Small-subunit ribosomal RNA from Carabus esakii, 1514 nucleotides, folded computationally.

């Protein structure tokens, strides 16, 4: 710093995962030390047991014990109590709190402060109690009750001291300030204190030190209080407030305040967000980030708030008090049931909850804290251990040499490679670790003792200060060093498909399982699972969970808004925000300089200590904020002005601009009359409907309602919706020209007002057409639709409502700048022709901008202002709430929960019931067929033991099979066999091995024999063990090879180069040519391969070579090229050349080409083959062969007999022979080509009716033979029938071939003689030597089911107007929501599983209010029933004051009741939404998607959708 993910590719939007970083973390596997830190995020739940704030005898009195004397008594220790100060601090936790809580700045002229520090100055004399004690007594305890003695530094209404201060009230001067005022100084008047101890000297008091007291002043600590900025999140919380806001008066407070009450006033807060709900303890800091800025408040530090819950108060400098009181509640304990007792959110711990969090240690030795005059005593604060990989940080776990690359594993192409210098083995070292020895710092300005010094003082204590000397360590014999002694005690997690570093092997086989996202896994898994390497990272790895990067994906920094989310339907307009020229002040904003804070800690920088680092110490640095001074250019503000914005006035102007009234002609439809006769409507084609009761037509006169043809037009006016006949009246803007006038009056505009097609909605009117609903008719499978007849709201007008639309330029208003061309509408200007100018309105187009399209002075450019709006799809514009509205709806507007993509524009290609163009036996125009029939043949189908396998629209189907009787044969059945029918290696035997007889059997095969002068490392046969053989067993979806099809279709691509952000595009498109991407011209393309065409082969003319077995013009011969002698010219044969190129000629055309003609044997690729481009169909083939893999291995190998592959009710496909006279039968008699033959081809002749047999020349073939060629041609005959057609079937007899002819050959003769009379829908093949038709020949093969295949020749045709339709292709273009590519995709009802939501008679919590009722402690205030030690009166008995009880009275907390609010759980049942395997109904929708689609409204329908009206093209 990026990265995967949406497509076929590509750019863009946009989401959504990932890489990094951190935690108080948990949780798997796994674990050597050390050294810092850190440990209930949950249940503010309940807590056993210990500790956690006590001190002081130098303030009291008692009491016990100990020591010495023992005679009083000293001395010293301890307990309880009376007094003091402490307990408000330290330590905890975060429940509440949205707050002046807290953060920072300010103020307090409105305060207060024990204990400390400095200054002054006093501390006299009196006086009555009480605790403890002791007696007595209640009570189970807790705890008391009465009576009595007794002191204080404890209490006191006494009396004295006070020219100091204080306090409180009036005044006066200064001097200052913030309005009330402050501070100093001053008069006046009233008030206002105290406590004593200890120790030294003196010693009769006086006295001095010191610790304390009390008054004052000031300090300094801590603390109250107020202000100013800053602090979550909803507006589906808009209106709150009655002490509320304020003033007066007064009460209370340390102090100001409605802080409290009485009165007055009616304010106070809030869209710059009150008020209310939910969430939350705030900051320094932490994490993260490049910052900006998000998140977090654990440990550490500051604040606040709390202490079982709530309520209150008293002490006291401070508390409404964690380890204090009192009261109510909840819960727990004890209890003699009458009463009591307690509060761990201190420190250990226990128990619950939970994924989860530590020892019921150790010490005051350090630091701090409380009480003491100190010793010192307390101190779960702190300081240390201890558990715990929970984090950070450091060390180890060995170093060094070692190749034969050892052994084992894994992997293999079997050679070998890895693991791996890795081990072993040698040589060292000794961090740690074990043992043993030494061994600290943390300890002093400290403690006790003693010394000496200075100032003061009569002197001593004592104060300050110096010196020795002694005492004190939990950690801990710890750190640390050192000595010995062994490589020995010490490595694991995770990943390895892409993102992402690292790969192979075997299991498994959409199972099991993996995944963070894309995604793996259905027999060859680098994704699961093991193993081996390997990669990472390391005492720890990985996982989960959070957060913050990354994410410019809330966009200040730093986004958007035509089409991806996203411009309000339009307008006036308030709040606000912004504002034109030049001037003067100002100095709020802004700049600048000082100066305060901006705590320590933490960060960062620079040092320094722990061996280093983590840590720990020093030093610098620092947003903001607040105070002072300056500066004046820009914003603000204030004064005064200008005139280019905007507005006025004025002269013209155009116009469906808006509102009312009149008024017209054409048309529709009815109605009336006339003329006229059978049909009229209507559609694709029909019907339904209208008509003989007279329709439609016409002709005329009449009603009547709506709409305003032509003009007319990317014309025109409007803000927008909208607005179209004339004519009047009213009436809004606009624009142009003049430059009088005002002089910024302006722009935009959150709430707010208003206007706002169609439909709908209420009341009336009216109702000619048209027309939802709804009716018939048709169509169709069905048709709630398109068509067709009819038809009602409704369409119209008044008045009121509604408030939406694809209300769209999908483009908010303003302003200003920024090439041009070329219409058009309105003025305007001129020299009347042009141009020029302003203000509309379109087109093209440059720069720029846009993801592309595309936008471009009418911006979607460049820039400023304002307002509206987006932030993944879907759920959804839905729920629920509130608000309009009569309804209908309309505004506002989530969330669970699913997914990973949804989307935009362009691109390639496929489709399209889109479009041009073109080619094909594609139609068409002919000819023959098929489809009927009988048979052959292949195929389903079915049957069987088996009917082996395969091919399956075109592109299987007389296909694999160019030959199933047995072999073949793969299949069934029965018999055999098991190293094997075959192949290669090993050992071992052999008179074997070849050949052959018998015997059993169906054979295979067993068993007995003959014979074997051939052989002796061999081969050959046997036996034997195993390694292997062998499979037509199974995957053509593991694959080679072949091969089909599309198509012999004109295609398919690359190089440069260019265009394009980019898939891509161009070239190849385009205008013409052709059979062709064949050639031409054009052209940002130039060029080139694969294909086309040509080159091969045939065949059609010649020529030149060669002449046997072929030929024969001239000879001679024969029946005959038959023969001779001969030729070599023809014909052939086969070689090698020749020819044909649009060359020529005309006409056309830029050319290329075309047409016509000549010539030629061929003429326009002459005719035929062979040759199949990139690439489609997972096409077809494991059974031709060949191969990975997996199965079988006394069988899924092998041999062998027999059967079956030939069945048969039945379909279906190729075909052969037919249906007759263009014929059949019978005689005669003419003409082929191209091929085969020795295991063969067989002539001739005999012989049989004939298949054929006998005999046997010839030929290894231009020689011989198969071989006769049929159709034809010519004569005879039938004569239109089921025939002299047609042959099936069948009987009978027979030939052949064969080890074998039943199953199940072929052939012959004889006899028999089905169907069948030209074939329904439908459909095929052909364009010339071609269909047709006639016959020949080969391959396979013993024979043959051949009528098939593959060639071969005779004979010998019609037709083609063209390209409209059908089907195939082929170029372009267009649309697209396909891309597995229309056999595509996709919408909704319904059925059935699961999930979350909404209503919902209800019902049950919870929380804040509001009324009322009640009212514990308690402070206040009353009141005077009782009780009172100090002082006063007054003298012994009372008063009088003040105190206290009790009793009332305002407040109030629990707590009762009532109705309502608000938020949560659940609820029969019910909506609708999601999801899901391959359900059902359809087919809306995307192509013109088969009725263009969509948007708003209305009706209607099983669903989708359908009509209607009105708008928009997406």
């Nucleotide at each position: 710093a990026g990265a995967g993910u949406u497509u076929g590719a590509u750019c863009c939007u946009g989401g959504c995962u990932c890489a990094g970083g951190a935690u108080u973390a948990a949780c798997g596997c796994u674990g050597g030390c050390g050294g810092c830190a850190u440990g209930c995020c949950u249940a503010a739940u309940a807590c056993a047991u210990g500790c956690a704030a006590g001190u002081c005898g130098a303030a009291c009195g008692a009491g016990a014990g100990u020591g010495c004397u023992u005679u009083u008594g000293c001395a010293c220790u301890c307990u309880a109590g009376u007094g003091g100060c402490g307990a408000a601090c330290g330590g905890g936790u975060g429940a509440g709190u949205a707050a002046c809580a807290c953060g920072u700045a300010u103020c307090u002229a409105a305060u207060u402060u024990g204990c400390c520090u400095u200054u002054u100055u006093g501390u006299g004399g009196g006086g009555a109690a009480u605790a403890a004690c002791c007696g007595u007594u209640g009570g189970a305890a807790a705890c008391g009750g009465c009576g009595g003695c007794u002191a204080a530094u404890a209490c006191c209404g006494c009396c004295a001291u006070a020219u100091a201060g204080g306090u409180u009230a009036u005044c006066a001067u200064u001097a200052g300030g913030c309005a009330u005022c402050u501070a100093a100084u001053g008069a006046u008047a009233a008030u206002u204190a105290a406590a004593g101890g200890u120790g030294c000297g003196a010693g009769u008091u006086u006295g001095c030190a010191u610790c304390g007291c009390a008054a004052a002043a000031a300090g300094a600590u801590a603390a109250g209080g107020a202000u100013g900025c800053g602090c979550u999140g909803c507006a589906u919380u808009a209106g709150u407030u009655a002490g509320u806001u304020g003033g007066u008066a007064a009460g209370g407070u340390a102090a100001c305040g409605g802080c409290u009450u009485a009165c007055c006033a009616a304010g106070a807060c809030g869209a710059u967000g009150a008020u209310g709900c939910a969430u939350a303890g705030c900051c320094g800091a932490c994490c993260c980030g490049a910052g900006a800025g998000g998140g977090u408040g654990a440990a550490c530090g500051g604040c606040c708030a709390c202490a079982c819950u709530g309520g209150g108060a008293c002490u006291g400098a401070g508390a409404c008090a964690c380890g204090g009181c009192c009261c109510a509640g909840a819960c727990u304990c004890c209890u003699a049931c009458g009463g009591g007792a307690g509060g761990c959110a201190g420190c250990a711990g226990u128990a619950g909850g939970g994924a989860a969090u530590u020892u019921u240690u150790c010490a005051c030795a350090a630091u701090g804290g409380g009480c003491g005059a100190a010793a010192g005593c307390c101190u779960g604060a702190u300081g240390g251990a201890g558990c715990a990989a929970u984090g950070c940080c450091g060390c180890g776990u060995g170093a060094c040499u070692g190749a034969u690359g050892a052994a084992g594993g894994c992997c293999u192409u079997c050679g070998g490679g890895u693991u791996g210098u890795a081990a072993a083995a040698g040589u060292c070292u000794g961090u740690u670790g074990u043992a043993g020895g030494g061994a600290a710092a943390g300890a002093a300005u400290a403690u006790u003792a003693a010394u000496a010094a200075u100032a003061g003082g009569a002197a001593a204590u004592g104060a300050u200060u110096u010196u020795u000397a002694u005492u004190u360590g939990a950690c801990g014999g710890u750190a640390c060093c050192u000595u010995a002694c062994c490589a020995g005690a010490a490595a694991g997690c995770c990943a390895c498909g892409g993102c992402a570093a690292a790969c192979u092997a075997u299991g498994u086989g959409c199972c099991a399982g993996c995944a963070g996202c894309c995604g793996c896994g259905g027999u060859a898994a680098u994704a699961c699972a093991u193993a081996g390497g390997u990669g990472g990272c390391a005492a720890g790895c990985g996982u989960u969970a959070u957060c913050c990067g990354g994410a410019u994906u809330u966009a200040u920094u730093g986004g958007g808004c035509g089409u991806a989310a996203a411009g309000g339907g339009u307008g006036c307009g308030u709040a606000g925000g912004c504002g034109g020229u030049a001037a003067u002040a100002u100095a709020a904003g802004u700049c600048c300089a000082a100066g305060g804070u901006u705590a320590a800690a933490g960060a960062u920088c620079g040092a320094a200590g722990c061996u280093c680092a983590a840590c720990u110490u020093c030093g610098a640095u620092u947003c903001g904020c607040c105070u002072u001074g300056g500066a004046a250019a820009c914003u603000g503000u204030a004064u005064a002005a200008c005139u280019a914005g905007a507005g006025u006035a004025u002269a013209g102007g155009a116009g469906a601009g808006g509102u009312u009234a009149g008024u017209g002609g054409a048309a529709u439809u009815c109605c009336a009359u006339g003329u006229g006769u059978a049909g009229c409507g209507g559609u694709g084609a029909a019907a339904u409907g209208c008509g003989u009761a007279g329709a439609u037509a016409u002709a005329u006169g009449g009603a009547g309602g709506a709409a305003c043809a032509c003009c007319a037009g990317u014309g025109g006016c409007g803000a927008a919706g909208g607005c179209g006949a004339c004519u009047a009246a009213c009436u809004g803007g606009c624009c142009u020209g003049u430059a009088a006038c005002u002089g910024a009056c302006g722009c935009u505009g959150a709430g707010g007002c208003a206007c706002g097609a169609a439909a709908g909605c209420a009341g009336g009117a009216g109702u000619a057409u048209c027309a939802a609903a709804u009716a018939g008719g048709a169509u169709u499978a069905g048709a709630u639709a398109c068509c067709c007849u009819a038809g009602u709201a409704g369409u119209u007008c008044c008045u009121g409502c509604c408030g939406u639309a694809a209300a769209c330029g999908a483009u908010g208003a303003g302003u200003a700048c920024u090439a041009a061309a070329u219409g058009u509408c309105g003025a305007u200007u001129u020299u009347u022709a042009a141009u020029g100018u302003c203000g509309g309105u379109g087109u093209u187009g440059c720069a720029g901008c846009u993801a592309a399209c595309g936008c471009a002075u009418u911006a979607a450019g460049u820039a400023c202002u304002c307002c509206g709006c987006c932030u993944g799809a879907g759920u959804a514009g839905u729920a629920u709430g509130c608000u309009c509205g009569c309804a209908a709806g309309a505004g506002u507007g989530a969330a669970a929960c699913u997914c990973a993509a949804a989307g935009g524009a362009a691109u390639u290609g496929a489709c399209g019931g889109g479009g041009a163009c073109c080619c094909g036996c594609a139609c068409a125009a002919g000819c023959g067929g098929u489809g009927g029939a009988u048979c052959a043949u292949g195929u389903g189908g079915u049957u069987u033991a088996a009917u082996u396998c395969g091919a399956a629209g075109c592109a299987a189907c007389g296909c694999g099979a160019a030959g199933a009787a047995c072999c073949u044969u793969a299949c069934c059945c029965a018999g055999a066999u098991u190293u094997g029918a075959u192949a290669u290696c090993c050992a071992g035997u052999g008179c074997a091995a070849u050949g052959u007889u018998a015997u059993a059997g169906a054979a295979a095969u067993a068993u007995a024999g003959c014979g074997g002068a051939g052989g002796u490392u061999a081969a050959c046969a046997c036996u034997g063990a195993g390694a292997c053989a062998g499979g037509u067993g199974g995957u053509g979806c593991a694959u080679g090879g072949u091969u089909g099809u599309c198509g012999u279709c004109a295609g398919c691509u690359c190089g440069u180069g260019u265009c394009g952000u980019g898939a891509g595009a161009u070239g190849u498109u385009g205008g013409g040519u052709u059979a062709a991407g064949u050639c031409c011209c054009g052209u940002a393309a130039c060029g080139a391969g694969c294909g086309c065409a040509a080159c091969c082969c045939u065949u059609g003319u010649c020529a030149u070579u060669a002449g046997u077995u072929g030929c024969u013009a001239a000879c001679a011969u024969u029946u005959g090229g038959u023969u001779g002698a001969g030729g070599a010219a023809c014909u052939c044969u086969a070689a090698u050349g020749a020819g044909a190129c649009u060359g020529c000629u005309a006409g056309u055309g830029c050319a290329a080409g075309c047409u016509a003609g000549a010539g030629g044997a061929a003429g326009g690729u002459g005719g035929g083959g062979a040759u199949g481009a990139c690439g489609u169909c997972a096409a077809a083939u494991c059974a031709u062969c060949a191969u990975g893999c997996c199965c079988c291995u006394u069988a899924u190998g092998u041999c062998u007999g027999g059967g079956g592959c030939u069945a048969c009710a039945c379909a279906c496909g190729u075909g052969a022979u037919a249906c007759a006279a263009u014929g059949g039968u019978c005689g005669g008699u003419a003409c082929a080509a191209a091929g085969a033959g020795u295991u063969g081809c067989a002539a001739a002749c005999c012989c049989g009716u004939a298949a054929g047999g006998g005999c046997a020349a010839g030929c290894u073939a231009a020689u011989c033979u198969c071989a006769a060629a049929a159709a034809g041609c010519u004569g005879a005959u039938c004569u239109c029938a089921g025939u002299u057609c047609g042959g099936a079937u069948u009987g009978a007899a027979g030939u052949c071939u064969g080890c074998a002819a039943u199953u199940c050959g072929a052939c012959u003769u004889c006899a028999u003689g089905a169907a069948g009379u030209u074939g329904a829908a439908a459909u095929c093949g052909c364009u010339a030597g071609u269909a047709a038709u006639c016959g020949c020949g080969g391959a396979u093969c013993a024979g043959c089911a051949a009528u098939g295949c593959c060639g071969c020749g005779g004979u010998g045709a019609a037709u083609a107007c063209g390209u409209u339709c059908u089907c195939g292709g082929g170029u372009c273009u267009u649309g697209u929501a396909c891309a597995c590519a229309c056999c595509g995709c996709c919408c909704g009802u319904c059925a059935c599983a699961c999930c979350a939501c909404g209503a919902g008679a209800g019902u049950u919590g919870g929380u804040a209010a509001u009324g009322c009722c009640a009212g514990a402690a308690g402070u206040u205030c009353g009141u005077a029933u009782c009780u009172u030690a100090a002082c006063a009166g007054a003298u012994u008995a009372c008063u009088g004051g003040g105190a206290g009880a009790g009793c009332g009275a305002c407040c109030c907390a629990a707590g009762g009741c009532a109705g309502g609010a608000u938020u949560g759980a659940u609820g029969a049942u019910u909506g609708g939404g999601g999801u899901g395997a391959a359900g059902u109904c359809g087919u809306a929708a995307c192509a013109a998607g088969g009725u263009a689609u969509c948007c708003g409204u209305a009706c209607c329908g099983g669903a989708a959708g359908g009509u209607g009206c009105g708008g928009a093209u997406g």